[in-house]
Predicted 3D model of an 84-nucleotide RNA (c-di-GMP-I riboswitch aptamer) from Pelotomaculum sp. UBA3103. It was read from a public genome assembly, where an Rfam model found it. NCBI's taxonomy places the organism under Bacteria, Bacillota, Clostridia, Eubacteriales, Pelotomaculum. Its Rfam family is "c-di-GMP-I riboswitch aptamer". Its family is annotated with cyclic-di-GMP binding in the Gene Ontology. The model forms 90% of the base pairs in the Rfam consensus.

RNA sequence: CUAAAUUCACGGCAAACCUUUCGAAAGAGAGGGGCGCAAAGCCAUGGGUUUAAAGCCACAGGGCUAUGAUAGCAGGCUGCAUUG
Numbered sequence: 001c002u003a004a005a006u007u008c009a010c011g012g013c014a015a016a017c018c019u020u021u022c023g024a025a026a027g028a029g030a031g032g033g034g035c036g037c038a039a040a041g042c043c044a045u046g047g048g049u050u051u052a053a054a055g056c057c058a059c060a061g062g063g064c065u066a067u068g069a070u071a072g073c074a075g076g077c078u079g080c081a082u083u084g
Stems, first nucleotide, its partner, number of pairs: 005082002012037002017032006035072001041077003045074002048070003055064003
């Protein structure tokens, strides 16, 4: 320096849920919380899921659609510590 693994140590992140704010909603931010994670760090390229404001259709309460969202699915990029 590179690749792999996770034995110890120091640690890191943070699901559901609750409070609050933003948002049409999905969802996101902040605080609490801790299901779990060796990339659960970043990226919306692919797939899946999700919402439907606006638009279109129907008209009987509805239906279609992402330009919205989701990174704890895949993929890409990047990175710390220890041991061998």